[in-house]
Context: one part of a larger RNA
Molecule: large-subunit ribosomal RNA, domain IV
Organism: Azospirillum brasilense
RNA sequence: UGAUGCUGAAGGAACUAGGCAAAUUGCACGCGUAACUUCGGGAUAAGCGUGGCCCCACUAUAGGCAACUACUGUGGGGCGGCACAAGCCAGGGGGUGGCGACUGUUUAUUUAAAACACAGGGCUCUGCGAAGGCUCCCAAGCCGACGUAUAGGGUCUGACGCCUGCCCGGUGCUGGAAGGUUAAGACGAGGUGUGAAAGCACUGAAUUGAAGCCCCAGUAAACGGCGGCCGUAACUAUAACGGUCCUAAGGUAGCGAAAUUCCUUGUCGGGUAAGUUCCGACCCGCAUGAAUGGCGUAACGAUCUCCCCACUGUCUCCAGCAUCAACUCA
Numbered sequence: 001u002g003a004u005g006c007u008g009a010a011g012g013a014a015c016u017a018g019g020c021a022a023a024u025u026g027c028a029c030g031c032g033u034a035a036c037u038u039c040g041g042g043a044u045a046a047g048c049g050u051g052g053c054c055c056c057a058c059u060a061u062a063g064g065c066a067a068c069u070a071c072u073g074u075g076g077g078g079c080g081g082c083a084c085a086a087g088c089c090a091g092g093g094g095g096u097g098g099c100g101a102c103u104g105u106u107u108a109u110u111u112a113a114a115a116c117a118c119a120g121g122g123c124u125c126u127g128c129g130a131a132g133g134c135u136c137c138c139a140a141g142c143c144g145a146c147g148u149a150u151a152g153g154g155u156c157u158g159a160c161g162c163c164u165g166c167c168c169g170g171u172g173c174u175g176g177a178a179g180g181u182u183a184a185g186a187c188g189a190g191g192u193g194u195g196a197a198a199g200c201a202c203u204g205a206a207u208u209g210a211a212g213c214c215c216c217a218g219u220a221a222a223c224g225g226c227g228g229c230c231g232u233a234a235c236u237a238u239a240a241c242g243g244u245c246c247u248a249a250g251g252u253a254g255c256g257a258a259a260u261u262c263c264u265u266g267u268c269g270g271g272u273a274a275g276u277u278c279c280g281a282c283c284c285g286c287a288u289g290a291a292u293g294g295c296g297u298a299a300c301g302a303u304c305u306c307c308c309c310a311c312u313g314u315c316u317c318c319a320g321c322a323u324c325a326a327c328u329c330a
Stems, first nucleotide, its partner, number of pairs: 001325008010316002014314001019311001027051005036041001038159001052079007061070003080084001092309004097304002099301002104116002120157007132143003160296004165226003170223002172219005179214003185208002190203005227245005254288001255285001266282005
């Protein structure tokens, strides 16, 4: 000096990105226990008290023929100690908010989470040697399934509650089939080579010719999208109102400086002596928004943010002790 432990005056988070680490709490019995709530919870909520040993009385239970033995509970009295759940073991607590409903799962070896999954919800495909898969195509075979649409596959969302608006112009999917386009093929006017010819070989207009595409519809819990400018009210400001351009349609409910807000430490309120964080509002949403789900939500979380109580060597400000290393000497 380091590591691992232990102790500490006064203060008690002033430390720090952050109470990281440490400390506190810890058991049993009795009392007591809030908001909120899906009425189950929350809850060991919080908070308070008691606990050793001795004596007396009563007492439950079991065994025993009985005497009694073991053990339990209740009441009363007393004793000792700094300390009686005397060691080990053994929850710190409360409040607000974000996210995810929950228990689960995950990057073996830097990420355990708000990511994945999930029950629940929707859409879609599949009528059965099914769809789909093994497997790019074909064959057999197998899974699906010894299942049969209350089934199986794919995909999105993600408990529950209240809801899920408008747009089918583009892309996709489904349906339609009149017309246009269109391959091989069919047909074959005409032409070319050769030949005396028959013929042989080649070329070839028109016509015919499927799906697809064009086309016509439907479909957004399919991929996705959801405007601009100008004017207007008897203070001012603002604009319920009007005009105009464009669009497939111009963002509804809800939420909103948000895990989304650039300007921004927005403004106001709360908390602090002092608050770029936090909570509650406002709305001027750079660039919210409804199963790419929207907004709430009890319970839950080794989750994230902020605050308070308790507690402490985290700190003011360090000190001492123990053990092991390092180091010096032998």